[in-house]
RNA sequence: CCCGACAAAGCCAACCUCUCUGUGAGGAGGGGGCGGAAAGCGGCGGGUCUUUUUGAAAGAAGAUGGCCGAGCUGCCGAAG
Numbered sequence: 001c002c003c004g005a006c007a008a009a010g011c012c013a014a015c016c017u018c019u020c021u022g023u024g025a026g027g028a029g030g031g032g033g034c035g036g037a038a039a040g041c042g043g044c045g046g047g048u049c050u051u052u053u054u055g056a057a058a059g060a061a062g063a064u065g066g067c068c069g070a071g072c073u074g075c076c077g078a079a080g
Stems, first nucleotide, its partner, number of pairs: 002080001003077002011036002016031006034066001040072002044069003047064006
């Protein structure tokens, strides 16, 4: 370095629900806990979704990092 154990210590939190917030996709916080070794960070490429526009496309503005790829960073440690 690869790798990832019925290991240890911590970490995150899908779905549901309550409150707040956004036209919306969504976001923030509480409870709970499906899961996760990058489920840490940033929307760079693709995907999906929303708003707006159009006859339809295209376009414009957004959302998603727990969809995939690439990038940057990173805890612990057996076996190999």

Predicted 3D model of an 80-nucleotide RNA (c-di-GMP-I-GGC riboswitch aptamer) from an uncultured Desulfuromonadales bacterium.
It was read from a public genome assembly, where an Rfam model found it.
The coordinates come from a structure-prediction model, not an experiment, and the mean pLDDT is 85.